[in-house]
RNA sequence: AGAGUUUGAUCCUGGCUCAGAACGAACGCUGGCGGCGUGCCUAACACAUGCAAGUCGAACGCGAAAGCCCGCAAGGGUUAGUAGAGUGGCGCACGGGUGAGUAAUAUAUGGGCAAUCUGCCCUCGAGUGGGGGAUAACGUUCCGAAAGGAGCGCUAAUACCGCAUAACCCGAAUUGGACACAUGUCCUUUACGGCAAAGAUGGCCUCUGCUUGCAAGCUAUCGCUUGAGGAGGAGCCCGUAUCCCAUUAGGUAGUUGGUAAGGUAACGGCUUACCAAGCCUACGAUGGGUAGCCGGCCUGAGAGGGUGACCGGCCACACUGGCACUGACACACGGGCCAGACUCCUACGGGAGGCAGCAGUGAGGAAUUUUGGGCAAUGGGGGAAACCCUGACCCAGCGACGCCGCGUGGGCGAUGAAGGUCUUCGGAUCGUAAAGCCCUGUGAGUGGGGAAGAAGGGAUUGGUUGCUAAUAUCAACCAGUUUUGACAGUACCCACAGAGGAAGCCCCGGCUAACUACGUGCCAGCAGCCGCGGUAAAACGUAGGGGGCUAGCGUUGUUCGGAAUUACUGGGCGUAAAGCGCGUGUAGGCGGUUUUGUAAGUCGGAAGUGAAAUUCCUCGGCUCAACCGAGGAACUGCUUUCGAAACUACUGAACUUGAGUAUGGGCGGGGAGAGCGGAAUUCCCGGUGUAGCGGUGAAAUGCGUAGAUAUCGGGAAGAACACCAGUGGCGAAGGCGGCUCUCUGGACCAUUACUGACGCUGAGACGCGAAAGCGUGGGUAGCAAACAGGAUUAGAUACCCUGGUAGUCCACGCCCUAAACGAUGGAUACUUGGCGUGGGGAGUCUUAAAUCUCCCCUUGUCGGAGCUAACGCGUUAAGUAUCCCGCCUGGGGAGUACGGUCGCAAGGCUGAAACUCAAAGGAAUUGACGGGGGCCCGCACAAGCGGUGGAGUAUGUGGUUUAAUUCGAUGCAACGCGAAGAACCUUACCUGGGUUUGACAUCCCGCGAAACCUCCCGAAAAGGAGGCCUGCCCUUCGGGGAACGCGGUGACAGGUGCUGCAUGGCUGUCGUCAGCUCGUGCCGUGAGGUGUUGGGUUAAGUCCCGCAACGAGCGCAACCCUUGUCUUUAGUUGCCAGCAGGUAAAGCUGGGCACUCUAGAGAGACCGCCUCGGUCAACGGGGAGGAAGGUGGGGACGACGUCAAGUCAUCAUGGCCCUUACGCCCAGGGCUACACACGUACUACAAUGGCGGGUACAAUGGGCUGCGAGACCGCAAGGUGGAGCCAAUCCCAAAAAACCCGUCCCAGUCCGGAUCGGGGUCUGCAACUCGACCCCGUGAAGUCGGAAUCGCUAGUAAUCGGAGAUCAGCAUGCUCCGGUGAAUACGUUCCCGGGCCUUGUACACACCGCCCGUCACACCACGAAAGUCGGCUUUACUAGAAGUCGCUGGGCUAACCCGCAAGGGAAGCAGGCGCCGCAAGUAGGGUUGGUGAUUGGGGUGAAGUCGUAACAAGGUAGCCGUAGGAGAACCUGCGGCUG
Repeated sequence: AGAGUUUGAUCCUGGCUCAGAACGAACGCUGGCGGCGUGCCUAACACAUGCAAGUCGAACGCGAAAGCCCGCAAGGGUUAGUAGAGUGGCGCACGGGUGAGUAAUAUAUGGGCAAUCUGCCCUCGAGUGGGGGAUAACGUUCCGAAAGGAGCGCUAAUACCGCAUAACCCGAAUUGGACACAUGUCCUUUACGGCAAAGAUGGCCUCUGCUUGCAAGCUAUCGCUUGAGGAGGAGCCCGUAUCCCAUUAGGUAGUUGGUAAGGUAACGGCUUACCAAGCCUACGAUGGGUAGCCGGCCUGAGAGGGUGACCGGCCACACUGGCACUGACACACGGGCCAGACUCCUACGGGAGGCAGCAGUGAGGAAUUUUGGGCAAUGGGGGAAACCCUGACCCAGCGACGCCGCGUGGGCGAUGAAGGUCUUCGGAUCGUAAAGCCCUGUGAGUGGGGAAGAAGGGAUUGGUUGCUAAUAUCAACCAGUUUUGACAGUACCCACAGAGGAAGCCCCGGCUAACUACGUGCCAGCAGCCGCGGUAAAACGUAGGGGGCUAGCGUUGUUCGGAAUUACUGGGCGUAAAGCGCGUGUAGGCGGUUUUGUAAGUCGGAAGUGAAAUUCCUCGGCUCAACCGAGGAACUGCUUUCGAAACUACUGAACUUGAGUAUGGGCGGGGAGAGCGGAAUUCCCGGUGUAGCGGUGAAAUGCGUAGAUAUCGGGAAGAACACCAGUGGCGAAGGCGGCUCUCUGGACCAUUACUGACGCUGAGACGCGAAAGCGUGGGUAGCAAACAGGAUUAGAUACCCUGGUAGUCCACGCCCUAAACGAUGGAUACUUGGCGUGGGGAGUCUUAAAUCUCCCCUUGUCGGAGCUAACGCGUUAAGUAUCCCGCCUGGGGAGUACGGUCGCAAGGCUGAAACUCAAAGGAAUUGACGGGGGCCCGCACAAGCGGUGGAGUAUGUGGUUUAAUUCGAUGCAACGCGAAGAACCUUACCUGGGUUUGACAUCCCGCGAAACCUCCCGAAAAGGAGGCCUGCCCUUCGGGGAACGCGGUGACAGGUGCUGCAUGGCUGUCGUCAGCUCGUGCCGUGAGGUGUUGGGUUAAGUCCCGCAACGAGCGCAACCCUUGUCUUUAGUUGCCAGCAGGUAAAGCUGGGCACUCUAGAGAGACCGCCUCGGUCAACGGGGAGGAAGGUGGGGACGACGUCAAGUCAUCAUGGCCCUUACGCCCAGGGCUACACACGUACUACAAUGGCGGGUACAAUGGGCUGCGAGACCGCAAGGUGGAGCCAAUCCCAAAAAACCCGUCCCAGUCCGGAUCGGGGUCUGCAACUCGACCCCGUGAAGUCGGAAUCGCUAGUAAUCGGAGAUCAGCAUGCUCCGGUGAAUACGUUCCCGGGCCUUGUACACACCGCCCGUCACACCACGAAAGUCGGCUUUACUAGAAGUCGCUGGGCUAACCCGCAAGGGAAGCAGGCGCCGCAAGUAGGGUUGGUGAUUGGGGUGAAGUCGUAACAAGGUAGCCGUAGGAGAACCUGCGGCUG
């Protein structure tokens, strides 16, 4: 620091995801040791048991027992003034726990209290005198189950109460001063009234009394009272900061203030009465939700974000709610009272309880420990102290929960062992790893030693000082001795033995470090995202190997980061999400030039504070580290103060350039109202006139003989204003268009003058706001949702047509939305230009106009810099800046739901969530596609000729059948295809019979030559028996070897078994179409473009010209073959002109090679020549010459690629499968089946013909187990026979159509030949299934073929025959050969295919694409809903516990007062009444949640239904708003937009 993921690819936008760090964690697997930390995040749920707050006898009065001793016993002593309880004091308000409540009575920070309190402690001052009456314990009587309680009686105090004395203080006065100033505070003067106390213990005898000693007394210590101060603590007030929701906008009645009183430690509506009507709030009141706050902690570069466990500060709470008492402090965790819920006890009458203390239990939960030890240390309470108490605390235990440290060994060790895994079978790897050898000893174990943490305090000895009458005592201090450790026999140290007992977890497709094998076969499974798995999975599972971390490793959850993805640092808004439809303007924000002052902001200095801990730095202590200690820095903050005055602000003064005003001038569909006009449409009346009109793609509905349409004249009515008219004008936008008048807004230009910052923006607010729509009343010509009819169509709720109502128009009132768009908020300033446009002005020149130049404003276009993802914008910015407002934060759900608000309604504005997806998007690129465009080709259409589709047959296929009908080929590009030959064989299929190293290959062992022949059995294969007999090479003569056969063993053979979607090779197709690319350069962020586009031209990316391109490659063409002409060479088997011979005839013979021909070599054609066109080019038109003319004809030749095209059955081949069978052999059968369907052919339907007869002319080929002549036989197929020929020699071989003659006479025929019967021939081991041919007989369908469809552009189609391959035989098929030999092409609109350019695109598996909505099914979340059940809250009322306060107090009362007493008073208590008041109740609201028959839409879901809305002109351009309609997408009307 980034990475993955939208696309075919690209750039951008944008979300999702990952790598990091962290945790009070949990879960899975695993687990050796230690140190330091840490451990109920959930039920503030309920709690058994134990412990967690007592202590003081030196405050006080009581006061045992057991035991022991004495005693016979009674009893006594001792225990012991002990235990114990009680009175009293102090403590219990600390410490410990928890986070429920609390959004401010809290917290943090900084201030204030002149508005306050403070026990114990410290310092200082003063005092501590003298009295009184009670009461618990106790005793006794009684009640109760218990808890407890009652009466009577006794008693003490540092308990309680008067009195005295006092300063301070208080009350009410008073003198003077100082300070502060909102009140007041402090000092001081005087007199009056009121207010304190307690003693205890030790010691002593100087003074006094008894006089041993004690008391008074003295003294010491501790207390007590009072005052002042301090320290620490607490209370109250103020500034600032402190979460979310505005779908919470108004809240408030003690409310806000005042006066008076009460109350408090204290200010205060804190409380009450009266008076006033305030107070809070958009800088967010009130309400709702959530939450203890902070130091800090985690993360981050920081700014921030998250968090508030442990430790520390503050707050709140203690079963729930309320209340007070005591007290220095409480409204009190282990106190009280009342109410409630719950639990427990009960004798049913009543009682008891509160772990959010430490342990522990149950419950909840994914989840969180021991009912441990000790007060040794630290700290706390009490005490004079010893000491007691202390689950605070210190330790130990449990848990890898975290951090840190250590170990599980170290060195050497190659034959690279065994074994595993992989393998190309060679090896590679685990791997120096192991073994083995040599060592070490951490830790665990055993044995031994063994701390620090302990200082005090007490006792005791000695000493010093103080107090004192004192060498007592006491206090303080010093020294010595003695004593105190839970942890713990722990840490640590030493020794011993021995590598011994101590390694796992995750991952290995990319991100991301690490690869192979097997298994599995869209299964099982994985997955953080992208995505893997459908038979070769580095992605699943296992193994081997590897990578990472390590006593841990992974997973899950959460937070921050990455995320500049809420952007302060640090983002955006033309098209990606995002500018309000437009204006006026309030608050607010921002604001021109000069100057004065102030000092709020700002800047600098100083001071205070910012607790400690934490973080950081340095040093130090545990062996290191974690951890801990010390010092420093830091704590970015707040406050106070001093200073500065540039900037902002404020203040005063001034200025004119911003803004405005005045004056002059013209401009315009700017707005409102009134009036007027002509053209057109329709209707009405009349005339002329007659059969149609109208409408459409074509029609029909409709209108018309009752007279339409057309035409002329007249009239009526409504609406809209042609031409002018223009990227022209005006307006803020919506919008505005005939003419005239009235009223009115605005910008602009010019000129001077004036005001003097008066400005800009603008949350709310207010106004305007197309069309549609709504209300009331008018109006209605045309048009026209709805509706009706006619068409179209599979349907047509549409598009088209005929009609037609709301509406469109007017007035008034609503609605308030649009693609309300420049998809671009407003203002100001600045920044190169060109060319236009409207308004105004100036100048030049003119008589004037015009022209030209310039200035301001307006409105366009092109374009520079710059900006932008690109497209593009570009002085009218989307550039450069400033100010203000609005808005955005992935797609869907959804502009939906709920709520609020506006509206008459329709609906508008505001505006979520659950759930779901890994994208959704923008721009541009290359393709592909279009019922887009342009250009151009092709038997593509058209023009022609002949066919197919109908028949019969042949053949192939589908289907069906079958034991099997083997397999493959399947739109074009499968179907007379693989197959250029299925009777056996072929043959792969079926049935049956056999066989197992095999029919075939290699190796090994044994025997034997191999062959050949015969017989038996059998369907054959196979099996059995026999005969014949032996070669070659070497030899040491024993034998060995090669080939072959038989037998045997195992390696292996074999497979037409599967996968053509694992492959090679070969092939088809687009397509013989003209294309496909590269290098360098240039352009672009990039995909990519350019070149290759353009203008011409061509069959052609063929060539020319142009051009940021210049070249090149694969294709095209040419080179090759063939054919057409000629030349030349060569003449046998070919030829025969001339010569000779010869025949019935014949190149038959001699001879010749001239010709033909054969087959070698050449020539020839190149737009070369002429002419015209063309750009002077390429090239084209015409012509000449020529055998041939513009590639002469034909062939071979097939670019980059496409179709996972075809073929594993030609062959080859990976993998898988079979191995007495899926191999091999054999016989028979099948591939030849047959209701059908299709393809391809043949033969026909006849007279351009059939039949009979006659006559002529080819070319290419083939031939030795071959072609086979002549001859003979047979009607024929064919047979007999064998000449010739290894072939320019002989044979196949007859060419046929044609031509000539004859016949048939339009008929199912003398057409047609299927089918069937009979008889034959040939091939072959064999023609039954299942061959071909011949003869005789039979003589079917068929009379030219529906929709549709095929071939062909010249030696072609059509037609005629010939040959060949395969082959024993079998040809209507295939390939080749020649004969005869046409018609037509205007042309490129249309169909099909193709090429180039361009355009649109939501396609990229690429239109056989994509994609929308209803319906049906399943699942999910949500809304509504008669209701129903809760929570919270509120109003009114009822009734009201405890308790404080107030009033009362006839009952009761020791202290004080009066009184001799009785009694009275004072002061109180019980009781009663009242205010307030928890819980409760009644009635009604608000709000929130659960649930709910049913219902609504939404989302999701490999293969459901209906259609085809959108993307191309998407087949009616689409979309927006609105209204109506319709199964559905949608359709239609009106207005708008161009995306």

This is a predicted structure of a 1539-nucleotide RNA (small-subunit ribosomal RNA) from a sediment metagenome. The coordinates come from a structure-prediction model, not an experiment, and the mean pLDDT is 85.